This is a predicted structure of a 130-nucleotide RNA (c-di-AMP riboswitch aptamer (ydaO/yuaA leader)) from an Armatimonadota bacterium.
Its mean pLDDT, the model's own confidence on a scale to 100, is 78.
It was read from a public genome assembly, where an Rfam model found it.
Rfam family: c-di-AMP riboswitch aptamer (ydaO/yuaA leader). From the family's description: This family represents a conserved RNA structure found upstream of the ydaO and yuaA genes in Bacillus subtilis and related genes in other bacteria.
NCBI's taxonomy places the organism under Bacteria, Bacillati, Armatimonadota.
[in-house]
RNA sequence: CUCUAUCUAUAGUCGAAUCCGACCAUUCGGUUGGAGCGGGGGACCCGAUCUUUGGGGCGUAGCGCUUAGCGCAGGAUACUUUCGGUCCUAGCCCGUCAGCUAACUCCGUAGACACAUCGAAAGAGGCUUC
Numbered sequence: 001c002u003c004u005a006u007c008u009a010u011a012g013u014c015g016a017a018u019c020c021g022a023c024c025a026u027u028c029g030g031u032u033g034g035a036g037c038g039g040g041g042g043a044c045c046c047g048a049u050c051u052u053u054g055g056g057g058c059g060u061a062g063c064g065c066u067u068a069g070c071g072c073a074g075g076a077u078a079c080u081u082u083c084g085g086u087c088c089u090a091g092c093c094c095g096u097c098a099g100c101u102a103a104c105u106c107c108g109u110a111g112a113c114a115c116a117u118c119g120a121a122a123g124a125g126g127c128u129u130c
Base pairs, nucleotide, nucleotide: 012113013112014111018035019034020033021032022031023030024029036109037108038107039106040105041104046099054097055094056093057092058091062072063071064070065069073089074088075087076086077085079123080122081121082120083119084118
């Protein structure tokens, strides 16, 4: 340095994006249905006074100003909360049109990361042993 065996440790993260069938094809996979979760449209009542300065939806990804920077607000920092520090505030879609909204109705169920997750305090837990 490599290989094998044994033992021990290891609750992955963001997000709605998980689970269960049926049929076809046969072992890669395709079509389709349901449950769960998530989002949009859509009355009375209420609200609003806008309508090219177009308007609106998903999403934290908005607002303001002395404007390329700063501030406020929001999000992440890996069980939770507080404090501190650090970082982020994209992208996509509808198509002239949509406040809330019961019934009703439509749509999605992806993708991207990570290898023990920055620090302190308090609390809550996992594994192993007795």